Transfer RNA from Polynucleobacter sp. 24-46-87, 72 nucleotides, folded computationally.
The sequence is in RNAcentral, with records from ENA.
RNA sequence: GCGCCCGUAGCUCAGUGGAUAGAGUAUUGGCCUCCGAAGCCAAGGGUCGCAGGUUCGAUUCCUGCCGGGCGC
Numbered sequence: 001g002c003g004c005c006c007g008u009a010g011c012u013c014a015g016u017g018g019a020u021a022g023a024g025u026a027u028u029g030g031c032c033u034c035c036g037a038a039g040c041c042a043a044g045g046g047u048c049g050c051a052g053g054u055u056c057g058a059u060u061c062c063u064g065c066c067g068g069g070c071g072c
């Protein structure tokens, strides 16, 4: 340099055009307990990498850039 894949919550990921973007885990609070752990309930936490385009509507499709991985 070329090709392919990936980028979504602190972390691991789902969501592949439709209205409020989700799960697990972690964190915090509560219940429980003699105290913890486990378990149960709740809460906070997101410019969906950046910019532009298509569309009535984009996390999703297209283009460029940035970052990471693999191959040549």
Stems, first nucleotide, its partner, number of pairs: 001072007010025004018056001027043005049065005
Rfam family: tRNA. It is annotated as a transfer RNA.
Its mean pLDDT, the model's own confidence on a scale to 100, is 82.